[in-house]
RNA sequence: UCUGCGAAAUGGCAAAUGACGCGAAAGCGACAGACGCAAAGCUAUAGGGGCUACUCGGUUACACCGUAUGCUUGCCAGCUACCGAA
Numbered sequence: 001u002c003u004g005c006g007a008a009a010u011g012g013c014a015a016a017u018g019a020c021g022c023g024a025a026a027g028c029g030a031c032a033g034a035c036g037c038a039a040a041g042c043u044a045u046a047g048g049g050g051c052u053a054c055u056c057g058g059u060u061a062c063a064c065c066g067u068a069u070g071c072u073u074g075c076c077a078g079c080u081a082c083c084g085a086a
Stems, first nucleotide, its partner, number of pairs: 005084002012037002017032002020029003035074001041079003047076002049072003056066003
């Protein structure tokens, strides 16, 4: 110095929930909050899984079924990265 690993230190992020707003919904934004996280940083056009179904199609009509371009990275994953004990 690099890789692995995760003691310590500096810090960081922010679940559920509440109220406000956006959205057809899933869900998202900012405020409060703190369950937790060593990648809970970035990527949804590297890939996979999952959620929703406005629209479109099927259905005599409704119900229902399918459909992602929508959403999820705190589901897996890819990429990048602070610190330095054993």
Predicted 3D model of an 86-nucleotide RNA (c-di-GMP-I riboswitch aptamer) from Paenibacillus sp. Root444D2.
The sequence was found by an Rfam model in a public genome assembly.
The coordinates come from a structure-prediction model, not an experiment, and the mean pLDDT is 87.
The source organism's lineage runs through Bacteria, Bacillati, Bacillota, Paenibacillaceae and Paenibacillus.